[in-house]
Context: one part of a larger RNA
């Protein structure tokens, strides 16, 4: 893991409640119990209770009314009739109550053959090292004290190492040779040593050189049986089939927060009446958001005038006074923020009323379930205008929804799937291949493989390129290149060692000659010298410059599995931009043909109209499976039941028929009763 058997909303009750169903009805019914009867269920008595038909008061009591009250006021409850008795299904209550599932408590017991400790009483410790006290003896000495020396001696939680015990370190072992070992190494080894027998100490107890160790592979409270199906607001699972509907993850409260009560939103039955509910147009309405203002408030707030008031300087015995490119009040002028600012204000939404169109409600009453919600879009709040981040509001979708597209992908984009169909038409989305459909038209543009992407990209920075504007120079020859030329007064004054266009200062930086040339644009020299520009003529012969605005591209450009638009691969494109036809394309629409709901007409039949995705969860309406009682006194060794094959028939669950195999029982039609359906519970038992 298959397979095959078992496996989960049951029973009870003088018990609430609610729908159907009988009976009888202002009444309803009989418990116990007794009588008769057929051998097992009936039938007749029993009217004791009970529940109804009157209520309200704490109560006396009053009574369709009664308590409150002074009240004959209000105001609470009542009244203006239907119930009771069974069954049968829904739901609750009590009980283990839909099944498995603790970790724990309590109570009697059983246990120290393990294993801590304790008692009695036996037993173990090869060998080698070291050499205490004591003794003898010899010396030193005045000395029997006391030193020192040798011999002897055999101490010791004392040394090295075998058995004995231990269990450091490593390696194997890890479904092991073992539920703790085996190699190697390694502590201790005359002791707080080690061990054998027998004994004792019990469970909130023992024993513990103390780890909470240990107490029979079990220990922060052993084990076994019992209370006991302990409780489990937890976790798992909880069995046939069809058709209708069809939710909820919010509010409020909780020793509440992953649980429960009410409401909300679902279904299912009754149900009054145009009330209900939606859209649209119009009419009337509250409102303080967007925005937008602010010499209309509050709070903040830049610049400037004017100026109180203060701060600084001057002045002075002092008091005046005078100055300010210092802070700054009112008040002007300009420019301006503001969820907790308004002098003002929308769109949209709310509310109500009329109209017209659509839709079914409102209420009660039986049954639930939700009550952990998640993306996306928009306006916000909070956080970083961080999050697949939180929060609350409006709307969508996913939850509980398949189908196309988006490479793949709950939620994006187009669409809501009753069933068949080798029929058409279309949506998003696409039409060169992978690949169904254009290698479609016209007209750009883009050279970067930009791009072919829904999302990828800034400042800046460039004679890439197209498209429009504004200006300027030009056949009296422009712009670029070539040749000339670029001079005088001058080395301008001043500075200075030197200043000579060209360190630096100053300056109506003029003036002459001249096609043209600055008291000089830039290298250069100490300082001239020199190269060059600015200007100018000549050659040449047509367009040169600035500058704005815009479309596509350059660069700026680093990330983690794999280079890559899903890939191939594509350049007047298969990239983009604008137009435009025509095709592709879904479970959409729609032909054909079936099935069913629910409504409407109808005698049924039928027909004609909206429908027929679906978690949780309410409704119906079947099938199967073992028993019962009636009915056919069915079937059946001329072969039941099971098995295994074919055929048919029902949407289905499942049913007939029949070969073969089986060898004795067993169905059908109407009812009734249930130990009445298994994929799953780390379910249980076999067996593979």
């Nucleotide at each position: 893991g298959c397979c095959u058997a078992c496996g989960a909303g049951u029973u009870a009750u003088a018990c609430c409640u609610c729908a159907c169903u009988a009976g009888c009805g202002a009444g309803c019914c009989u418990a116990a119990g007794g009588c008769c009867u057929u051998c097992a269920g009936g039938g007749c008595c029993g009217u004791a209770c009970g529940c109804g038909a009157a209520g309200c008061g704490a109560a006396a009591g009053c009574g369709a009314g009664u308590c409150u009250g002074a009240a004959u006021a209000g105001g609470g409850c009542g009244a203006c009739u239907a119930g009771u008795u069974a069954g049968u299904g829904g739901g609750g209550a009590u009980a283990g109550a839909c099944g498995c599932g603790a970790a724990a408590c309590c109570g009697g017991g059983u246990g120290a053959u393990c294993u801590a400790c304790c008692c009695a009483u036996g037993g173990g410790c090869a060998g080698g090292u070291u050499g205490a006290a004591g003794u003898u003896g010899g010396g030193a000495u005045a000395g029997u004290c006391u030193c020192c020396c040798a011999a002897u001696g055999g101490a010791g939680g004392a040394c090295c190492g075998a058995a004995c015990c231990a269990g450091u370190g490593u390696a194997c072992g890890u479904u092991g040779a073992a539920a703790a070992g085996u190699g190697c190494u390694u502590g201790g080894a005359u002791g707080a040593c080690c061990u054998g027998u027998g004994g004792g100490u019990a469970g909130g107890g023992g024993u513990g050189a103390a780890a909470g160790g240990c107490u029979a592979a079990u220990c922060a409270a052993a084990c076994c049986c019992g209370g006991a199906g302990a409780u489990a607001g937890c976790u798992c699972g909880u069995a046939c089939u069809c058709c209708c509907c069809g939710a909820a993850a919010u509010g409020c409260a909780u020793u509440u927060a992953g649980g429960u009560g009410c409401a909300g939103c679902g279904u299912u039955g009754a149900g009054u009446u145009g009330a209900g509910c939606u859209g649209u147009a119009u009419u009337g309405g509250a409102g303080g958001u967007a925005g937008a203002g602010c010499u209309a408030c509050c709070a903040a707030u830049a610049g400037g005038g004017c100026u109180a008031g203060g701060g600084g300087g001057c002045u002075u015995c002092a008091c005046c006074g005078c100055c300010u490119a210092c802070c700054a009040a009112c008040c002007c002028c300009u420019g301006a923020u503001g969820a907790a600012c308004u002098c003002c204000g929308a769109a949209u939404g709310c509310c109500a009323a009329u109209a017209c169109a659509g839709u079914a409600u409102a209420u009660c009453a039986g049954c639930a379930g939700u009550g952990a919600g998640g993306c996306c879009c928009g306006g916000g709040g909070u956080g970083c205008u961080a999050a697949g981040g939180u929060c609350a509001c409006g709307g969508g979708c996913c939850g509980a929804g398949a189908g196309g597209g988006g490479a793949a992908c709950a939620a994006c984009c187009c669409a809501g799937a009753c069933c068949a169909u080798c029929g058409g038409c279309u949506a998003a989305g696409g039409u060169c291949c992978c690949a169904a459909a254009g290698u479609g038209u016209c007209a750009g543009c883009u050279a970067a493989g930009u791009u072919g992407g829904a999302u990828g990209g800034a400042a800046c920075g460039a004679u890439g390129u197209g498209g429009g504007g504004a200006u300027g120079c030009u056949a009296a020859g422009a712009c670029a290149g070539c040749u000339a030329g670029g001079a005088u007064g001058u080395u301008g004054g001043c500075u200075u060692g030197g200043a000579a266009g060209c360190a630096g200062c100053c300056a109506u930086u003029c003036a002459u000659u001249u096609a043209a040339a600055g008291a000089g644009u830039g290298c250069g020299u100490a300082a001239c010298a020199g190269c060059u520009c600015a200007c100018u003529a000549g050659u040449c012969g047509a367009g040169c410059g600035u500058u704005c605005c815009u479309g596509c591209g350059c660069g700026g450009a680093a990330a983690a599995u794999a280079c890559u638009c899903g890939g191939g691969c594509a350049u007047a494109a298969a990239g983009u931009u604008g137009a435009c036809c025509a095709c592709c394309g879904a479970a959409g629409c729609u032909g054909u043909g079936g099935a069913u709901u629910u409504g409407u007409c109808u005698u049924a039949a039928g027909a004609c109209a909206a429908g027929u995705g679906g978690u949780a969860g309410g409704g119906g309406a079947g099938c199967a499976u073992u028993g019962u009682a009636g009915u056919g006194a069915g079937c059946g060794u001329a072969g039941a039941a099971g098995g295994u094959g074919u055929g048919g028939c029902g949407c289905g669950a499942g049913c007939c028929a029949u070969g073969c195999u089986g060898g004795a029982g067993u169905g059908a039609c109407u009812a009734c009763a249930a130990a009445a359906g298994c994929a799953a519970a780390u379910g249980u038992a076999g067996g593979c």
Molecule: large-subunit ribosomal RNA, domain II
Organism: Saprospiraceae bacterium